[in-house]
Context: one part of a larger RNA
RNA sequence: CGUUGGAAUUUUGAGAGGAGUUCUCCACAGUACGAGAGGACCUGGAGGAACGAAUCCCUGGUGUGCCAGUUGUCCCGUCAGGGGCACCGCUGGGUAGCUACAUUCGGAUCGGAUAAGCGCUGAAAGCAUCUAAGUGCCAAGCCGACCUCAAGAUUAGAAUUCCAUUCCGGCGCAAGCCGGAGAGAGAUCCGUGGAAGACUACCACGUAUAUAGGCUUCGAGUGUAAGACGGGUAACCGUUUCAGCUUAGAAGUACUAAUGAUCGAUUGUAGAUU
Numbered sequence: 001c002g003u004u005g006g007a008a009u010u011u012u013g014a015g016a017g018g019a020g021u022u023c024u025c026c027a028c029a030g031u032a033c034g035a036g037a038g039g040a041c042c043u044g045g046a047g048g049a050a051c052g053a054a055u056c057c058c059u060g061g062u063g064u065g066c067c068a069g070u071u072g073u074c075c076c077g078u079c080a081g082g083g084g085c086a087c088c089g090c091u092g093g094g095u096a097g098c099u100a101c102a103u104u105c106g107g108a109u110c111g112g113a114u115a116a117g118c119g120c121u122g123a124a125a126g127c128a129u130c131u132a133a134g135u136g137c138c139a140a141g142c143c144g145a146c147c148u149c150a151a152g153a154u155u156a157g158a159a160u161u162c163c164a165u166u167c168c169g170g171c172g173c174a175a176g177c178c179g180g181a182g183a184g185a186g187a188u189c190c191g192u193g194g195a196a197g198a199c200u201a202c203c204a205c206g207u208a209u210a211u212a213g214g215c216u217u218c219g220a221g222u223g224u225a226a227g228a229c230g231g232g233u234a235a236c237c238g239u240u241u242c243a244g245c246u247u248a249g250a251a252g253u254a255c256u257a258a259u260g261a262u263c264g265a266u267u268g269u270a271g272a273u274u
Base pairs, nucleotide, nucleotide: 001152005163006162007161008160009159010158011157015149016148017147018146021049022048023047024046025045026044027043033038051106052105053104054103055102059100060099061098062097066093067092068091069090070089071086072085073084074083075082076081110144111143112142117137118136119135120134166181167180168179169178170177171176186263187262188261189260190206191205192204193203194202211257212256213255214253215252216251217250218249220246221245222244227240228239229238230237231236
């Protein structure tokens, strides 16, 4: 921009893509078969491999703005307590998120038409013949069924709901036409953000508000802070103290920031009638 008034929501599915794998074991059964050796079809059940999807409850990884320990050096005047730098200095752990080595699930089943093949009826050709007319069965394959996208499918589909068809002036018998004004459903910009994201898009919210930050409580991590007191010559130990600190988590709470602005409706070079 189109889809022929403007919107919101829900859809149909022309069409397109994905998936499609396989092994072992058990029962049937040491049965059928076979002189024996050996050894099934069918049917039912169980467990895997690889591949794929989703997820982070569990098990792990990571976790450079979390906690602790510790080395060297410089600084905060000194002690104590801290900070900077040294691969995040090194080391031990670790929330959220992300993730696999983790967890769950998937291939199924069924229908249609077939291939090779097996048939029925059956002539040409008094017989025979699955084929010439007619007709049945049959594959991991084909078309559906399963999962995803999908009306720019210009053949532009469907359903539901919402909004408007108002006022003034002029013309006209009138339907209506012309000019001006106003106006809706809704949408956008902007802002606060996001388990959404390269940008865009998408989603939530904008005071009638929990969208983000802050604060409070909780969860979770680390592992018992500083200071003081007591003990020890001291290193250090104990008590106060499951303390102190704490990023991304949950709930609550308007304290801070969500100010403000804009767009938005009747068309016709076709056809028909008068």